């Protein structure tokens, strides 16, 4: 010089999953707790609706068809991502998994729960913003 690893910094991307503030700690590393910003689900009147076994329901883009004995193996597909937002093309990718337990429609007051894990990369146009220099 090249390559692969792994750590840490800075840019970011999925996502509701950030940010402060106080304790404790060995003035570390962390833990715990509170808050405030987001995000879920409970819950009336009205209105609406028919579960009662082939049970019903929630999170979440992840639904639905073929095929396959079956599986997700494999096609396809509503639906969603891809360095400011929105349209327009064209590229690429998901299209998946988990919970409650016989019960839950909307739903004011209210009451209650998360606040996590996983990654690295897409570009042309048009409007419209934003940030930094400089004067």
């Nucleotide at each position: 010089c090249c390559g692969c690893a792994a750590a840490u910094a800075c840019a970011g991307c999925c996502g509701a999953a950030a940010u402060c503030c106080a304790u404790c700690g060995a003035c570390g590393a962390g833990a715990u707790g509170g808050a405030u910003a987001c995000g879920g689900g409970g819950g009336a009147c009205c209105c609406g609706g028919u579960u009662c076994a082939u049970g019903g329901g929630g999170c979440g883009u992840a639904u639905u068809c073929c095929u396959u004995c079956a599986a997700c193996a494999g096609g396809a597909u509503a639906g969603g991502g891809c360095a400011c937002u929105u349209c327009c093309g064209a590229g690429c990718c998901c299209g998946a998994g988990c919970c409650c337990g016989u019960c839950a429609g909307c739903u004011a007051a209210c009451c209650u729960c998360g606040c996590a894990g996983g990654c690295u990369u897409u570009u042309g146009g048009a409007a419209g913003g934003g940030u930094g220099u400089u004067g």
This is a predicted structure of a 135-nucleotide RNA (c-di-AMP riboswitch aptamer (ydaO/yuaA leader)) from a Deltaproteobacteria bacterium. It was read from a public genome assembly, where an Rfam model found it. Model confidence (mean pLDDT): 78 of 100.